[in-house]
Context: one part of a larger RNA
């Protein structure tokens, strides 16, 4: 000093076990919940059928049969319109009385009774002639019939309950009840299904989801971020199209009330205004202000450019033709809106057009269909019809992505330094140091997401420690605003030391009695194939709050499985060559 063996231990082999349960995420499943969509069941409820009979009230409809009608003139209470020269009348005229009924209070109208033969009608006035007669209607208004509709009542044969040996009887209820069949309502009682995207992790917020305009943009053209600064989801019948004319904002000077600032005038005036709404770009005999006459804020058609740099892509926007018809202009000419760039929307499905076409059917007006323009919508803007919530959860995956370490940063933390305004009775620097700068540390908290999600056990204790110094205590020195003493603050220094108690999971921190002294930190916030499980972090329950609720709360609170036989390599211990 090497190599071998036995035994122990339990640092490491990011030991072995389980395709992480947390977290994201999938046009993934499940349980639950509701004022999520949609549907069923169930309860309610009209109407028709089973379902018939009869009274009666209030309505409806038809039909018959009556009454209802003063403008003014004029015998008078003339409702329209037509025909019309006759009608009514011993089957009771006119008058008389009585009752009933309408009325605009003149008086009409029915019925009875009495009476016993006449009574009204062309002729004058009115716009219209006879309630003389007949006919169709209109206002208002009875009365009867039939039909039907609602209410209430009554029956019994339907149908139903009960008795009975009976298919006979009785007994209650009844056209309701139940039954079918449809109407509308209610309906998590069940059932199916949805659960949006972006995102310096995901929720929460926002909208970066659909346009505009500057920067970023790197001197063609494009060019990303929850970049930076704004803005649009309209307005205008003129603020639109043309022809004519004019020049603004501001200064100076003049000038009655009139003052800084009102209307007027002269002179300068390149835009320093204005332009419907944002910025950019533009605009002066205009694109800015005004005045006339108007409607091109046109039909139908083509191409081209953008949306979409160079590949396709729809709506949308915009530019340039061509044919018709027009407007304004003497005309050339100019106009398919608005200075220009933002102010928007597909298919169904529905509504509109003096719209087109075709089926069908009629004496005719219809009815169905397809086009073609134009309206109403998807703002998650190329437009799915669509809540929550699982700690009771699963499954597929991510280290694409968050909660521990690490490992980068070093803002924030610590620790040291320049500089010295100022405290320090005088005096920066005994001590103390503002603003400002500049390091160094990787013990705070942080960022971002670089390892690891087919698994690196997560706070404290405990047991063992190991190591740094930027030193708590002992040691040597220096300086002082050190007299001694006790301090202060520096330098050297890491050898040993750095304790017990009390509540608390607690690490810290506080408190308490000593004590030389009761350091700070590192080591996968040292250590779970060492413990322990208080504590955080299931399942079970409770509070207090929140939420219709199912359930939730870096809100409290009881309970609540800590499992590996040791291969290697490392440490101890013995033994051997």
């Nucleotide at each position: 000093a090497u190599c071998c063996c036995c035994a122990a231990c339990g640092g490491g082999a990011a030991g072995a076990g389980a395709a992480g349960a947390c977290c994201c995420c999938a046009c993934g499943g499940a349980g639950g919940u509701u004022u999520a969509c949609u549907a069923c069941a169930g309860u309610c409820u009209g109407a028709u059928g089973u379902u018939g009979c009869u009274a009666u009230a209030u309505g409806g409809u038809u039909u018959u049969u009556g009454u209802c009608g003063u403008g003014c003139a004029g015998c008078g209470u003339a409702g329209a319109u037509g025909g019309g020269a006759g009608c009514c009348a011993c089957c009771g005229a006119a008058g008389c009385a009585g009752u009933c009924u309408c009325g605009u209070c003149a008086g009409g109208g029915a019925c009875u009774g009495u009476g016993g033969a006449g009574g009204c009608g062309a002729c004058a006035a009115u716009g219209a002639a006879a309630c003389a007669c007949c006919a169709u209607c209109c206002u208002a208004u009875g009365a009867a019939a039939a039909c039907u509709a609602u209410g209430u009542g009554g029956c019994u044969a339907a149908c139903c309950c009960c008795u009975u040996c009976a298919c006979a009887g009785g007994g209650g209820g009844g056209a309701c009840a139940a039954c079918a069949u449809u109407u509308g309502a209610u309906g998590g009682g069940u059932a199916g299904u949805u659960a949006g995207g972006c995102u310096g992790g995901g929720g929460c917020g926002g909208c970066a989801c659909g346009c505009c305009c500057c920067u970023g943009a790197a001197a063609a053209u494009g060019u990303a971020u929850c970049a930076g600064g704004g803005g649009c989801g309209c307005c205008c019948a003129a603020a639109g199209g043309u022809c004519u004319g004019c020049u603004c904002a501001g200064g100076u000077g003049a000038g009655u009330c009139a003052g800084a600032a009102a209307u007027u005038c002269a002179c300068c005036g390149u835009a320093g205004a204005g332009u419907g709404c944002a910025a950019a770009g533009g605009c002066a005999a205009a694109a800015g202000c005004a005045g006339g006459c108007u409607u091109g804020a046109c039909u139908g058609u083509g191409u081209u450019c953008u949306a979409c740099a160079c590949a396709g892509c729809a709506a949308g926007g915009a530019a340039c033709g061509c044919a018709g018809a027009a407007u304004g202009g003497a005309a050339a000419c100019a106009u398919g809106g608005g200075c220009u760039u933002a102010g928007c929307g597909a298919a169904c499905a529905u509504c509109a057009g003096c719209g087109g076409c075709c089926c069908u059917g009629u004496g005719a007006u219809g009815g169905g269909g397809c086009c073609c323009u134009g309206g109403u919508c998807u703002g998650a803007c190329a437009g799915u019809g669509a809540a929550c919530u699982u700690a009771c959860c699963c499954u597929g995956g991510g280290g694409g992505u968050a909660a521990c370490u690490g490992a980068g940063u070093g803002g924030u933390c610590g620790u040291g330094g320049g500089u010295g305004a100022g405290a320090g009775u005088a005096c920066a620097c005994a001590u103390c140091g503002a603003c400002c700068c500049c390091a160094c540390g990787g013990u705070u908290u942080g960022c971002g997401a670089c390892c690891u999600c087919g698994c690196c056990g997560u706070c404290g204790g405990c047991u063992c420690a190991a190591g740094g110094c930027a030193u708590c205590c002992u040691g040597g020195c220096u300086g002082u605003g050190c007299a001694u003493a006790a301090g202060c603050a520096g330098c050297c220094a890491a050898g040993g030391g750095u304790g017990g108690a009390g509540g608390u999971g607690u690490u810290a921190a506080c408190u308490c009695a000593u004590u030389a002294a009761a350091g700070c930190c590192u080591u996968u916030c040292g250590u779970u194939a060492g413990u322990u499980g208080g504590g955080u972090u299931a399942a079970a329950a409770a509070c207090g709050g929140u939420g219709c609720g199912a359930g939730c709360c870096a809100g409290u609170u009881u309970g609540g499985u800590u499992a590996c036989u040791a291969u290697c390599u490392g440490u101890u211990g013995g033994g051997g060559a």
Molecule: large-subunit ribosomal RNA, domain V
Organism: Candidatus Iainarchaeum sp.